[in-house]
RNA sequence: AGAGUUUGAAGAUUGAACGCUGGCGGCAGGCCUAACACAUGCAAGUCGAGCGAGAAAGCACUUCGGUGCGAGUAGAGCGGCGGACGGGGGAGUAACGCGUAGGAAUUUGCCCAGUAGUGGGGGACAACAUGUGGAAACGCAUGCUAAUACCGCAUACGCUCUACGGGGGAAAGACCUUGCGCUAUUGGAGAAGCCUGCGUCGGAUUAGCUAGUUGGUGGGGUAAAGGCCCACCAAGGCGACGAUCCGUAGCUGGUCUGAGAGGAUGAUCAGCCACACUGGGACUGAGACACGGCCCAGACUCCUACGGGAGGCAGCAGUGGGGAAUAUUGGACAAUGGGGCAACCCUGAUCCAGCCAUGCCGCGUGUGUGAAGAAGGCCUUAGGGUUGUAAAGCACUUUCAGUAGGGAGGACCAUGACGUUACCUACAGAAGAAGCACCGCCAAACUCCGUGCCAGCAGCCGCGGUAAUACGGAGGGUGCGAGCGUUAAUCGGAAUUACUGGGCGUAAAGCGCGCGUAGGCGGCCCGAUAAGUUGGAUGUGAAAGCCCUGGGCUCAACCUGGGGACUGCCUUUGAAACUGAUAUUCUUGAGACCGGGAGAGGAUGGCGGAAUUCCCAGUGUAGAGGUGAAAUUCGUAGAUAUUGGGAAGAACACCGGUGGCGAAGGCGGCCAUCUGGACCGGAUCUGACGCUGAGGCGCGAAAGCGUGGGGAGCAAAAAGGAUUAGAUACCCUGGUAGUCCACGCCGUAAACGAUGUGUGCUAGCCGUUGGGGCACUUAGUGUUUCAGUGGCGCACUAACGCAUUAAGCGCACCGCCUGGGGAGUACGGCCGCAAGGUUAAAACUCAAAGGAAUUGACGGGGGCCCGCACAAGCGGUGGAGCAUGUGGUUUAAUUCGACGCAACGCGCAGAACCUUACCAGCCCUUGACAUCGCAAUCGGUUACCGGAGACGGUUUCCUUCAGUUCGGCUGGCUUCCACACAGGUGCUGCAUGGCUGUCGUCAGCUCGUGUCGUGAGAUGUUGGGUUAAGUCCCGCAACGAGCGCAACCCUCACCCUUAGUUGCCAACGGUACGGCCGGGCACUCUAGGGAAACUGCCGGUGACAAGCCGGAGGAAGGCGGGGAUGACGUCAAGUCCUCAUGGCCCUUAUGGGUUGGGCUACACACGUGCUACAAUGGCGAUGACAAUGGGUCGCAAUGCCGCAAGGUGGAGCUAAUCCCCAAAAGUCGUCUCAGUUCGGAUUGUACUCUGCAACUCGAGUGCAUGAAGGUGGAAUCGCUAGUAAUCGUGGAUCAGCAUGCCACGGUGAAUACGUUCCCGGGCCUUGUACACACCGCCCGUCACACCAUGGGAGUUGGCUUUACCCGAAGCCGGUGAGCUAACCUUCGGGAGGCAGCCGUCCACGGUAAGGUCAGCGACUGGGGUGAAGUCGUAACAAGGUAACC
Repeated sequence: AGAGUUUGAAGAUUGAACGCUGGCGGCAGGCCUAACACAUGCAAGUCGAGCGAGAAAGCACUUCGGUGCGAGUAGAGCGGCGGACGGGGGAGUAACGCGUAGGAAUUUGCCCAGUAGUGGGGGACAACAUGUGGAAACGCAUGCUAAUACCGCAUACGCUCUACGGGGGAAAGACCUUGCGCUAUUGGAGAAGCCUGCGUCGGAUUAGCUAGUUGGUGGGGUAAAGGCCCACCAAGGCGACGAUCCGUAGCUGGUCUGAGAGGAUGAUCAGCCACACUGGGACUGAGACACGGCCCAGACUCCUACGGGAGGCAGCAGUGGGGAAUAUUGGACAAUGGGGCAACCCUGAUCCAGCCAUGCCGCGUGUGUGAAGAAGGCCUUAGGGUUGUAAAGCACUUUCAGUAGGGAGGACCAUGACGUUACCUACAGAAGAAGCACCGCCAAACUCCGUGCCAGCAGCCGCGGUAAUACGGAGGGUGCGAGCGUUAAUCGGAAUUACUGGGCGUAAAGCGCGCGUAGGCGGCCCGAUAAGUUGGAUGUGAAAGCCCUGGGCUCAACCUGGGGACUGCCUUUGAAACUGAUAUUCUUGAGACCGGGAGAGGAUGGCGGAAUUCCCAGUGUAGAGGUGAAAUUCGUAGAUAUUGGGAAGAACACCGGUGGCGAAGGCGGCCAUCUGGACCGGAUCUGACGCUGAGGCGCGAAAGCGUGGGGAGCAAAAAGGAUUAGAUACCCUGGUAGUCCACGCCGUAAACGAUGUGUGCUAGCCGUUGGGGCACUUAGUGUUUCAGUGGCGCACUAACGCAUUAAGCGCACCGCCUGGGGAGUACGGCCGCAAGGUUAAAACUCAAAGGAAUUGACGGGGGCCCGCACAAGCGGUGGAGCAUGUGGUUUAAUUCGACGCAACGCGCAGAACCUUACCAGCCCUUGACAUCGCAAUCGGUUACCGGAGACGGUUUCCUUCAGUUCGGCUGGCUUCCACACAGGUGCUGCAUGGCUGUCGUCAGCUCGUGUCGUGAGAUGUUGGGUUAAGUCCCGCAACGAGCGCAACCCUCACCCUUAGUUGCCAACGGUACGGCCGGGCACUCUAGGGAAACUGCCGGUGACAAGCCGGAGGAAGGCGGGGAUGACGUCAAGUCCUCAUGGCCCUUAUGGGUUGGGCUACACACGUGCUACAAUGGCGAUGACAAUGGGUCGCAAUGCCGCAAGGUGGAGCUAAUCCCCAAAAGUCGUCUCAGUUCGGAUUGUACUCUGCAACUCGAGUGCAUGAAGGUGGAAUCGCUAGUAAUCGUGGAUCAGCAUGCCACGGUGAAUACGUUCCCGGGCCUUGUACACACCGCCCGUCACACCAUGGGAGUUGGCUUUACCCGAAGCCGGUGAGCUAACCUUCGGGAGGCAGCCGUCCACGGUAAGGUCAGCGACUGGGGUGAAGUCGUAACAAGGUAACC
């Protein structure tokens, strides 16, 4: 910076682990868990130059007794020094522990420098010997002995104490040659102890803590200051700048990340601290309260003869255990560091090696050439593409590894574990050496197959339900490479805790409002100051690390020299602008004062009228009341209505107003009293007195609570009546708390302007309230200025919007926010009488929740407007019978499809066979049909057998396909064989094309450029008119354009013209009277061409427009009637069974053939029709007037037969010629309201026609039969004029079969006030929590499953507090009658010491009572999640009772 997604990823990093894989080397690193337990070995000894004593093996000699050497050696002891270092791990510790900068009251072995000294004595104890106890560990008694062990004496410059008189305290020698020691003391170096400033995690659901506590005086104690300890005295000390308590944690240099600021971290290396099985304690010592020392207590382990003992790996290896997980019971003192003069010894410190891809770095796994673009793989549109110069082949090279040889440096005289070292040379051979992850998007990389919401993937979004670039495999590709991925973790991205650098009207977020404490911030002038601030300088900021720059390993990692940095702290010296503190002023901030006017500001008391209800009385009579409609209710015991009088309580119509007042809540009749605040004018006073405000205090609607009143109306609850499927509601009737008053609580509201308070600044315009100034033409007008309150307008804002009353630009202070749910909930605290309020989490769960705006869709929202949409009419359907289609049922099969409108007389313009796709049976298998290869044959015909037939078998006869350029040359039929294949009305219309339906012949749907908007998008297309129409006009940030509309096309209606047969006949002629004939083409008509209609003309209206209304003329008038024509799109609408087609499936069958059956079934239900129910009719008679069409596999006339269907026969016609062809309603007569002379179903019977064949299963005819049905419930359909209704006619399909469908003409109406309502549609607007779009969304209980959590009688454990008991070891104190070498002694003893005993303190332990945290807990509460569960319908639209607090 960008991207998907409403939030996670890409990056960097790691002591890592896991999966797959693994050639070499260098450098580093390697128990993060159980400070769990440890077998075994090693890790601290050394000194004979401090001391005494002193072996043995072995060797030699031997007189066999011993002697010499070993050897003054080993080992042990006394003594010195060292075991306080080095090494380990991080349990504890929130602390002067650490870091940093300082300080004063100290100590210091070894080391360095200096000064002085080292004289003279004494008594012991080990070892050792003897005896003795014990299992052992270990002792005991007696005796001997040395010292650099111990003790006096002498000496004391300096040292130290002092009452200034004085007092006190040293020493060690050995060796043998000059060094090492010893003593005292001074100074230093290094080390250590102590004190202080500052910094150092989270929790306030931890707010108070503290009796040695804070200080003083005096002591004690220490190396040393100090309540460190003690006695006494005082009552302090700490804490909102977070004490105390709880949780967590070693701290730092640094490390990782980051642009930085930060955040996270504290392995390895280095500094400090604390610890050493747990707890306590001291001893020794220069140094310890001591990792490999001691004592005690405890737990654990081991040994034991049961009496008693021993032990402490958080040293190095190693073991068990824990764990996802972390190495060898290795080598050496060669180097670097302890004891010793030294030789030397010891050293798991250290140096090396081993194991491990754990990390970082380097190298290799070959190089060149090589197109037939090999084979194989994969894909394919079948052509090809790709793997791919990749391989093979050819020509080279040898790094690394291997073999052999040589061979440094680390060592300075010697000494090398490492070491088969590094390194060098030679040799052989491409030889021994590549994997892992990913490929929907973020994010580089795509295809095939398999699978079929399965198996699986997934970091988020999400993939998978038969064509998966997302699963699994493969091919290919991308990335990295001895590694690659995954997981975990940290920072980053995240401006997502915002110091740098965020917010709070509506997204999360302004406390309901004020007063005010601490705190924070603060007007003008001048002086001095120097705390903050700022410049310079010194010190410090360990080393390593980091950065820069050199050097060394072949490079790098790594090592190393120098420099920088270490943003900090201290000290010092300057500056004085700003802030602070200090001193002096000022008036503009703030306040006071004076003068005014406005106001539902507050409190108390009083007064008033209207209305309601009740009571009394009068009038008066049957209803009233209430509702959508009713009922409950009131009323003949007199209501309602009305009149008069009275009572009571509550509230104050009109004025009344985005008017006023108040901090907010809130305040409304009038009057009085008391009282708060604001405003205006004046410029008299004070002199910064100010702003904000954590805690705190006060006020605070309604409802609610307590006590006492009051109670008219209204009205939770409860009741009744309705409504309803239900109705614990909405509606109605009454009705109790409450609403009112007084006092006291509660303390919350959508307490809202969803907008904290204060202050300054930033164009204006127009209203309105209160006050003031000025001017004038004064019931006032104009202008101006303060203070309020509104409407528009820069900037700002995500947008909406806000805009001097800011949500603009700044400052000051406070409050609050950090994804949704869980939850404003639980627990704890505080408040409350209660209700409850306030403070306020977590587990778990989701990938969203949300704001504003946009486009749609929708609304039992609004406006405008259309349509046979309603209304007004006419005729139907729904009832009957039948026809036909469908559902259902049945069946061997009743083939399949179509399902609201927009399936159901639909596909089917016509199922007896065929059709036919279905069922049963029987047959065929390259096939009924197409192409290709090989071979053969080819035709016609007779008869028989089997069979239902298809077909199979046999057989008779004629002699043999067609064309021909006569060449088996060409073409065709049939058969056999073989391989490809054919075939499928099998599946998927949700893989598709095409076609079609529908909204809808509705008037809409879009684009380019411009403009507006961050954007979605808007504008145009909205608006005013108008139209059938987005039709046209006008207006307009739009201007144009496209698809639609209209027109162009066909047809009907008038006329003209051309043409005149098969049409026509006006006039003329003929006639068998028929346009039949001659003739004619005027007319009708036919079918070509033209003309005609355009709001063109007139009047009115409209805006001078578009247009509309009326009129004239005209055959036709405002789209003249009808048709064809169907925009962008919607419905995954319909069709794979018209056709085409991807994929899948079948292949002796899901293909093909054939016979019979079925599609025609029938308790039933529905749709569409026909015929009727009758008199506008039936029947009989009569015989007038059409049009469209069709006809040679045909239509068929006249005639004849039959009652008729029909038969016979065949003129004519390939049609303006002939035929179908009779038109029917009409008219006349009759019937007279009946189940009929209506109606014709059903059935019987006899026939006709078609056809191979009418049984299942055709149509028609005659005779007979004569069912239901008397106009059809709820509901519902069509139609606005040549229409509905009614009447017949023709055609397609078709052998035959129509009540269906398509078409034709005849007769020929009624009604439309109008747009309220139903349905559908168009435009604008509004609301929306919908977008699969209201057939939407969505809430709560209940039931079931799972999860976490609260309460819970209790119970278990951890930590901790208080009181008391016990009191080991040990220091200290006391005592010390027992014991006692050094010194003193008058020899008696004393001094001193020791044991013992006593006491204070105290670890462990115990008792009692608390606090706190955690585990479990019958039962119980709500919460979350879950596929289609149950009940309702609360919310989103006016959500059907507006919603919400």